Context: one part of a larger RNA
RNA sequence: CUGGGCGUAAAGAGUUGCGUAGGUGGCAGAGUAAGUAAGGAGUGAAAGCGUUCGGCUCAACCGAAUAUCCAUUUCUUAAACUGCUCAGCUAGAGAAUGAGAGAGGUGAAUGGAAUUCCCAGUGUAGGAGUGAAAUCCGUAGAUAUUGGGAGGAACACCGAUGGCGUAGGCAGUUCACUGGCUCAUUUCUGACACUAAGGCACGAAAGCGUGGGGAGCAAACAGGAUUAGAUACCCUGGUAGUCCACGCCGUAAACUAUGGAUGCUAGCUGUUGGAAGUAUCGACCCUUCUAGUAGCGAAGCUAACGCGUUAAGCAUCCCGCCUGUGGAGUACGGUCGCAAGACUAAAACAU
Numbered sequence: 001c002u003g004g005g006c007g008u009a010a011a012g013a014g015u016u017g018c019g020u021a022g023g024u025g026g027c028a029g030a031g032u033a034a035g036u037a038a039g040g041a042g043u044g045a046a047a048g049c050g051u052u053c054g055g056c057u058c059a060a061c062c063g064a065a066u067a068u069c070c071a072u073u074u075c076u077u078a079a080a081c082u083g084c085u086c087a088g089c090u091a092g093a094g095a096a097u098g099a100g101a102g103a104g105g106u107g108a109a110u111g112g113a114a115u116u117c118c119c120a121g122u123g124u125a126g127g128a129g130u131g132a133a134a135u136c137c138g139u140a141g142a143u144a145u146u147g148g149g150a151g152g153a154a155c156a157c158c159g160a161u162g163g164c165g166u167a168g169g170c171a172g173u174u175c176a177c178u179g180g181c182u183c184a185u186u187u188c189u190g191a192c193a194c195u196a197a198g199g200c201a202c203g204a205a206a207g208c209g210u211g212g213g214g215a216g217c218a219a220a221c222a223g224g225a226u227u228a229g230a231u232a233c234c235c236u237g238g239u240a241g242u243c244c245a246c247g248c249c250g251u252a253a254a255c256u257a258u259g260g261a262u263g264c265u266a267g268c269u270g271u272u273g274g275a276a277g278u279a280u281c282g283a284c285c286c287u288u289c290u291a292g293u294a295g296c297g298a299a300g301c302u303a304a305c306g307c308g309u310u311a312a313g314c315a316u317c318c319c320g321c322c323u324g325u326g327g328a329g330u331a332c333g334g335u336c337g338c339a340a341g342a343c344u345a346a347a348a349c350a351u
Base pairs, nucleotide, nucleotide: 004322005321006320007305008304012319014202015201017200018199022195023194024193026089027088029086030085031084032083034082035081036078037077038076039075040074041073042072043071044070050066051065052064053063054062055061092192093189094188095187096185097184098183099182100181104178105177106176107175108174109173110172111155116150117149118148119147120146121145122144126137127136163170164169207248208247209246210245211244212243216242217241221237222236223235224234259318260317261316262315263314264313267296268295269294270293271292272291273290274289275288276287277286300307301306324351325350326349333344334343335342336341
């Protein structure tokens, strides 16, 4: 390079979120002739190879003649397709107008329940914990109960196979600012599109730096048990951390283990948002369309499991990735990082 693949066998990058180069690109008209097609001409040394004929007694060897393919340059012609130029269209895309749903994001304010602690009252001998115990708390008055106070963190019910977000993720309530989405009208622009190497941005938890905060929980650690031992599982404590602000880190079974976009290919059932119709005084109900989100399933696909209009079906375009196992996501080098480390990424050797 050709070929085959990427749900579970190796393989979809965390999000492709934005987007550069590049690649690809809707309908129809005119022109052009770069690609494309046909024809003509030139060039592609000799030797060699192929074919035919000939010379050495044959052959090797030698001599003569000769061809296709192909490559390239130039000329002429063609104009279907691709490109380019000009002038158009509206089915893609975007905008406008009118409605609508939502834990989408950021900041601020605020609420009740519960745990813990402190103060005071009542009250007396236990409480806590476990398979059973013990460490532990308690006559210096605990546990229980009543009243008051402090502080931090998380938001029961609603709550759902529910909603929103590009992904990570998002849940008490209210306010301010703000992003996206859906539906309807068909009013406007007129291909403005798709993908996306590099690049930029975001990115759970843990961890790191500085300063706060610290109720509960809880790595490490201490003690009590269990056990042959018990550096564990169980219990009593308990520090980082968990929380906030700012700055790093840049990884996860970051999973739908399934890249993005577009079109096509039976249905049935639920559910969320919207619209139209039907019905009604009105709403519910019912029907259709549309955008999501689930369960089953025809054809088809698949090694099977299964997938199946939300495809893993049938096709096109673009990107990423894979090539036996171990060595190894390691060494070395480089880039980034305060560090932890991350990213990039071999080979020897073994089999």